[in-house]
RNA sequence: CGCCAGGCUGGCCGGGGGGUUAGGCGUCCCCUGUACCCGAAAUCGCCUAUACGCGGGGGCGACAGCCGGAGAAGGUGUAUCCAGCCCUUGCUUUCAAGCCAUGCGUAACCCGUGAGGCCCUGUCCUCCGGGGCCACAGGUGCGUUCCGCGCUUCUGGAGGGAAGCGUUGGAACGCUUUGCCACGGAAACCCCGCCAGGCCCGGAAGGGAGCAGCGGUACCGUGGACUGCGGGCGCUCGGAGGGGCGCGGGGCCGAGGAACCGCAUGGGCCCUUGGGCAGGGGUCUGGGCAUCGACUCCGGCGUGCCUGGCG
Numbered sequence: 001c002g003c004c005a006g007g008c009u010g011g012c013c014g015g016g017g018g019g020u021u022a023g024g025c026g027u028c029c030c031c032u033g034u035a036c037c038c039g040a041a042a043u044c045g046c047c048u049a050u051a052c053g054c055g056g057g058g059g060c061g062a063c064a065g066c067c068g069g070a071g072a073a074g075g076u077g078u079a080u081c082c083a084g085c086c087c088u089u090g091c092u093u094u095c096a097a098g099c100c101a102u103g104c105g106u107a108a109c110c111c112g113u114g115a116g117g118c119c120c121u122g123u124c125c126u127c128c129g130g131g132g133c134c135a136c137a138g139g140u141g142c143g144u145u146c147c148g149c150g151c152u153u154c155u156g157g158a159g160g161g162a163a164g165c166g167u168u169g170g171a172a173c174g175c176u177u178u179g180c181c182a183c184g185g186a187a188a189c190c191c192c193g194c195c196a197g198g199c200c201c202g203g204a205a206g207g208g209a210g211c212a213g214c215g216g217u218a219c220c221g222u223g224g225a226c227u228g229c230g231g232g233c234g235c236u237c238g239g240a241g242g243g244g245c246g247c248g249g250g251g252c253c254g255a256g257g258a259a260c261c262g263c264a265u266g267g268g269c270c271c272u273u274g275g276g277c278a279g280g281g282g283u284c285u286g287g288g289c290a291u292c293g294a295c296u297c298c299g300g301c302g303u304g305c306c307u308g309g310c311g
Base pairs, nucleotide, nucleotide: 001311002310003309004308005307006306007305008304011060012059013058014032015031016030017029018028022048023047024046025045026044036057037056038055039054065301066300067299068298069297070296071295074292075291076290077289078288081287082286083285084284085282086281087280088279089278090277091276092275095274096273097272098271099267100266101265102264103263104262105261109257110256116253117252118251119250120249121248122247123246124242125241126240127239128238129237130236131235132233133232134231136228137227138226141175142174143173144172145171146170147169148167149166150165151164152163153162154161155160180224181223182222183221184220185219191216192215193214194213199208200207201206
């Protein structure tokens, strides 16, 4: 000095990016050519540019380690770096489509049980003339006769009788009127008639007033008819005129019509969509740039101490 064996110590048992943090490491997520175990850790755990993660327990044992250069998986940032993509604003029709017109093509479908066209007419509007329905409103006038009532005159023994004038009232009849019919009810008494009983006058006969009752009427109610140069109506008819896109009905002629779609030409751009130009925004993808960088290669430095044995 070298080799072998044993024992030590240094050292190693991963590293990186993101996130978080004032910042570093860790728990979390991710990338890596594998690199112990247990415990706690995000309302956090341990730290301070000297920032080794913390606490506990093990393994290997000079195996390492440090510096420089090159390559490199992967990540992060940048959009006031570019491209693509998305959104948005404006302009543009001598950019286009949607839209319109014409023509051509095609053809679903319709059609001698009649295409399409023409004519007439209705539906619609105005005016005129009718009908129907509903409601409302309305109830003629005159004359004659009789009765009654008031007044006057004459007469009788009483009750009464006769005549004349006037008349609010009642009934019947006739005529007239558009102006009536039916039913029911209906006047305590100052509407009319007939008036039992009873009452009054009377010698009697007879007569008178008159309640109840009955009948009639004014009047009331119901229904109907009639009248109305009046009213109303989701009604209806006729005539004349107007209008006539569509639809309905009728007639004439007699064979086509035709949506959608495609093409061409022309028009147009109120609106919608696309294209072109200019501007703004987004940061999804890729690239560029910057930065970090597992890992690999090359080079340099470095490669410790002790004991024993052998050469």
Model confidence (mean pLDDT): 79 of 100. Archaeal signal recognition particle RNA from a Methanobacteriota archaeon, 311 nucleotides, folded computationally. Lineage of the source: Archaea > Methanobacteriati > Methanobacteriota. It matches the Rfam family "Archaeal signal recognition particle RNA". For this family Rfam cites "Structural basis of signal-sequence recognition by the signal recognition particle" (Hainzl et al., Nat Struct Mol Biol, 2011). It is annotated as a non-coding RNA gene. It was read from a public genome assembly, where an Rfam model found it.